Molecule: transfer RNA
Organism: Polaribacter sp.
């Protein structure tokens, strides 16, 4: 140098053109002598960055950045 794939909440991941969610975590509450564990809530998001299509884009196009892998 060239190909493929991934990039969404503080981790981990779904979401494949129509309202951005889920487990864990956080935090406060309830139970419990205490903590652990369990139950309820609650914080949390420029969907990697910048244009394009399109009434509408996390989702299609592009080009860039970052990271894995593959070829030379």
């Nucleotide at each position: 140098g060239g190909g493929u794939c991934a990039g969404u909440a503080a981790c981990u991941c779904a979401g494949u053109g129509g309202u951005a969610g889920a487990g864990u975590a956080u935090u406060c509450g309830g139970c419990u002598u205490u903590u652990a564990a369990c139950c309820g809530a609650u914080u949390a998001g420029c969907c990697g960055u910048g244009g394009g299509u399109u009434c509408g884009a996390a989702u299609c196009c592009c080009a860039c950045c970052u990271g894995a892998c593959c070829c030379a």